[in-house]
Molecule: c-di-GMP-I-GGC riboswitch aptamer
Organism: Bacillota bacterium
RNA sequence: CUCGACAAUAGCAAAAUUAGUGAAAACUAAUGACGCAAAGCCACGGGUCUACGGGUUAUGGACCACGACAGCCGGGCUACCGAAG
Numbered sequence: 001c002u003c004g005a006c007a008a009u010a011g012c013a014a015a016a017u018u019a020g021u022g023a024a025a026a027c028u029a030a031u032g033a034c035g036c037a038a039a040g041c042c043a044c045g046g047g048u049c050u051a052c053g054g055g056u057u058a059u060g061g062a063c064c065a066c067g068a069c070a071g072c073c074g075g076g077c078u079a080c081c082g083a084a085g
């Protein structure tokens, strides 16, 4: 460096419920543990979700992130432990 033990020590916390924020997606806190070796951080590429306001339009509705998701996949940055290889 790669790798990831029926190792050790720590860590995070899905769904659901309650309270709060938001137009919504969703987020925060508590309870809770489905899972996670980066489930730590970054919306850079792809993807997904939302559409109050704003924008586009053929004014019909529709479409579009300036919104959200890092526990969807890539990528970047950083990090604990150390058996075997």
Base pairs, nucleotide, nucleotide: 002085003082004081011036012035016031017030018029019028020027021026034071040077041076042075044074045073046072047069048068049067053066054064055063056062057061